[in-house]
Molecule: THF (Tetrahydrofolate) riboswitch aptamer
Organism: pig gut metagenome
């Protein structure tokens, strides 16, 4: 001289939350952790408060009722109606992970 290195950030994909409202995002308090070390700005981020806020929809579904048939209140077929629960396609400025692609300045350090 040059070069590697963090937290993070966007983006795809995979597997989950939620939609019977959490999560995200906002505001106030207080904590932390951020190239390899120091100090440091910025962002990021745990808790606790408060205050705002939403896209559901189909299928399937016990009991139930109607109808017709048979049959000493029970069978069987057809409708209708439909909780829980499964599923399915969405939706959420959702959570986590692999990849790609960005990637700190000061001062020392590490490569060549």
């Nucleotide at each position: 001289c040059a070069g590697a290195g963090u937290a993070g950030a966007a983006g795809u994909c995979a597997c989950g939350c939620g939609u019977a409202a959490a999560g995200u995002g906002c505001c106030a308090a207080u904590g932390g952790a951020c190239g390899g070390g120091a100090a440091g700005u910025u962002g990021c981020u745990g808790u606790u408060g408060g205050a705002c806020g939403a896209a559901g929809a189909g299928u399937u579904g016990a009991c139930g009722u109607c109808a017709u048939a048979g049959a000493u209140c029970c069978u069987a077929u057809g409708a209708c109606a439909a909780a829980a629960g499964a599923u399915u396609c969405g939706c959420g400025g959702u959570g986590u992970g692999c990849c790609u692609u960005c990637g700190c300045a000061u001062c020392c350090g590490c490569u060549g």